[in-house]
Context: one part of a larger RNA
Molecule: small-subunit ribosomal RNA, 3' major domain
Organism: metagenome
Formats: sequence, C1' cells, structure tokens
RNA sequence: UGACGGGGGCCCGCACAAGCGGUGAAGCAUGUGGUUUAAUUCGAUGCAACGCGAAGAACCUUACCUGGGCUUGACAUCCCGAGAAUCUCCUGGAAACAGGGGAGUGCCCUUCGGGGAGCUCGGAGACAGGUGCUGCAUGGCUGUCGUCAGCUCGUGUCGUGAGAUGUUGGGUUAAGUCCCGCAACGAGCGCAACCCUUGUCUUUAAUUGCCAUCAUUCAGUUGGGCACUUUAAAGAGACUGCCGGCGUUAAACCGGAGGAAGGUGGGGAUGACGUCAAGUCCUCAUGGCCUUUAUGCCCAGGGCUACACACGUGCUACAAUGGGUGGUACAAAGAGCAGCCAACUCGCGAGAGUGAGCAAAUCUCAAAAAGCCAUCCUCAGUUCGGAUUGGAGUCUGCAACUCGACUCCAUGAAGUCGGAAUCGCUAGUAAUCGCGGAUCAGCAUGCCGCGGUGAAUACGUUCCCGGGCCUUGUACA
Repeated sequence: UGACGGGGGCCCGCACAAGCGGUGAAGCAUGUGGUUUAAUUCGAUGCAACGCGAAGAACCUUACCUGGGCUUGACAUCCCGAGAAUCUCCUGGAAACAGGGGAGUGCCCUUCGGGGAGCUCGGAGACAGGUGCUGCAUGGCUGUCGUCAGCUCGUGUCGUGAGAUGUUGGGUUAAGUCCCGCAACGAGCGCAACCCUUGUCUUUAAUUGCCAUCAUUCAGUUGGGCACUUUAAAGAGACUGCCGGCGUUAAACCGGAGGAAGGUGGGGAUGACGUCAAGUCCUCAUGGCCUUUAUGCCCAGGGCUACACACGUGCUACAAUGGGUGGUACAAAGAGCAGCCAACUCGCGAGAGUGAGCAAAUCUCAAAAAGCCAUCCUCAGUUCGGAUUGGAGUCUGCAACUCGACUCCAUGAAGUCGGAAUCGCUAGUAAUCGCGGAUCAGCAUGCCGCGGUGAAUACGUUCCCGGGCCUUGUACA
C1' cells in the first nucleotide's frame, strides 16, 4: 500500500421488511447430470452452466456410429495432353459411383497451319484438407463485479524509502454531483449532457390517411374539404427559471405557483482502470503440435429424439372471480411475390377447389382475447382437468417407421393449491389477456417485440446478501 475480520462509523440497492404472484407436489414441454448405446457429436458447470451456443436435428444440417467407395482429392494456384460447353438414354447399385450409347459443335484472334479465354476429362507433383489438440501460447468478441462511482496522471510539497498528499475533512447529491475549507494547483478516463424513443404544443404538407359543414352510399362508397385524427419533417418546451421557507451570505433541500410534463419527466443505447490464467482454437483469424490411400473427401442407413432415476427453466391445471353455448365491442406493432391470400363453393374440421386484390398508410394475413349481454352447469374427481391410448384423416416435403405439426370421433390418467426451502416485482410495474416477428418447406409451451385490462405495499434499516467511503486490528501478500 492492499486484502481480510462472526472490529467500529456513515451510506446505498426488491438486500431485508411491508405486500402481490409464483417455483418446490401433479401431467406434459424443454435443457442438463447420470445410465445405456455401434453412436447417443462437441462445447457451456456457484452467482456469471442447465428453453445456454441452437433465430427452429425426419434427409440435408451433422461435426457422431455402421457399411459402401475416393486418394492432387469436395475447394485454391501452377504444368502437360485430349475434348467445346451442354443435353439425353441404357445396364449394375441403397446411393456415391462404375460401364456403355446417342445428340451437339459456340466466343475472340488468325498467315487458315493454328493460337487464346472459359468449361470438362485424363496425368505428374508442388500442395490442398482437418468442427483434430492446446482459450494455460494468442487476436478478436463476450460474460461478471456494475451503470457500482470509482480509477489515475503532470507539476509541486512531505517522507531515507516503499509511498503519501491531491482523492482526506464539513455539508450535499443518483453520482469523485456540486459548494466551503485545506500544501496543494491543475488535468485525463469514468458521472452528467450531447443520441434514439415516449408524453404537450406550433408550423409546413394532405395520399393510400381523416370527415366538422354540404350532397351521396349498404359502406368515407363517391363528389367535395384538410378543420379534426393521423402520418413525418422542422421547431418550441423544463432551466431549481419564479415565489416562500430552511441552510454558512454557499451548494443544496422542503413547500408552492404556473404548466402536458418538475427537479435525472418515463424508457433505451451508452459499461472507466481493472478482477475471475472466467468463456470461446466448433463464427472468424492465428503460433505450436498432430494427421496425409486418412484425424481428409463422397454416399446410404442409423444416431444427436435412448430411459430405472436426479436437478434447472417453463406450459397446462387442480375450478364457480370458473367451465360450456349464443350474441356483441374496443388495439398496437409487424410481415407479405417461389409470398400474403379476400370473396364464393365443398368438407363437422384440419383443409381442398376456384379465383380478385396487393411489392402494400391502398390489398391480404386479421378472428384480437380477456371484456359486456343472455343462458346452462351447482361443488362432484364434476359439463373441472386434459395426459395417455385406439381409429379415421389433412398438410408440408423425394421421403413423416425410427422421428413432424394439425383435425375429427372415441378414451378420460395424475391432479382438490403443494414439506424443508426458494424466485420475481415499487406503476401503466406485478398479475392477467390476446396479437405479431425472426429462424423456417414443415415444426414454438422457447426467444424477441406489441398493445388490452390493471392492483397491493414500502413503518423502517435491527437483521440476511451484495456494494461504496472513512477508520481500526492483523502470526496474510
């Protein structure tokens, strides 16, 4: 100087407390461990691994296994020889591939001999290749402490020196934020602001959007209009600016006015010096090592989907604040041409047929759901719950057996609110309800977004956890 203390002081955080809803019991989905297996590819492992890499394993993916094949190779550059490229048929085969037949002659230059570009086949070797090892050789990227308020430097001063000071102290703040003081005076990286979004207003603009007035219609449908809504560009607005109190005349704090908004208005992006030899050689790049008729490459089938069990994360429930049936209302944000698919017809349905519009403020997906109204059920393993299983189908796709999603009929399991323990959340939040998107042929209870309805509680900081500052002890570095 740090680190540590079941030392002290001050302070903060959904850290506790106060509340609301869960997890832990059940069924299923999904990830992991374990076990099994020819293989169940690999990585991630307290917080910070476990719906993680994977924004989507039937083939492909695919790295694994079994079998069948190839050896200058699936891919790159160079040399030589032949042939245009290409299309197509037959045989064997699971395919890769092997063997055989047919059609076919382009482009540029030309002295008409040929040469060149490009592609294919054959040959020789330099080489290619490796998701093989090492993340404890590395770059890059990322997680974490933590959006915590810290981390440092120059000059000066003090100290023999390591170092100290500044950065400590008194106030204050979300903040090393600001003020005052002070052997310090300044500065840098962080904080804040500048950026995006949302909340109010103004101006400009008015189609595909909107409709107050006038006509018109089943319908903003059409004429008309751009006031309103909305859209999208530019501005305005909030700064403790104003008033009172309080404070050290300061910084600030408390209350008030005006205001759409008040003291960082809400949300996001933004992550200092560093820590964990944290994670990643399987994104990519790369040193070293290893491999080279194989640890490379092609193909078929299988596996990653196994199942006594254990754990994590979720979904659905156990019901009446509910379940069923009928009627009826109100979103936002998105996506769409190998696409979204209206209307109509058929089908109980998943869907099928036909077919209009739309590269979309125009058309479509699209029905929002919870809600409201009416009605049935009356506390039961039930008109709760839907697992499982049987049958019949639909769709995607060469192909749904291993191993897809969905529909209909039948079946109708566990489950009556969950031990110890444990998680999230402070407001348009929790809870609850639906909608969309990426990936994607098909496949979502996951992920990323969107809006609808919409709470309770916070006395307080003694305690648990994590963190910041000062101080003290130390057989620690």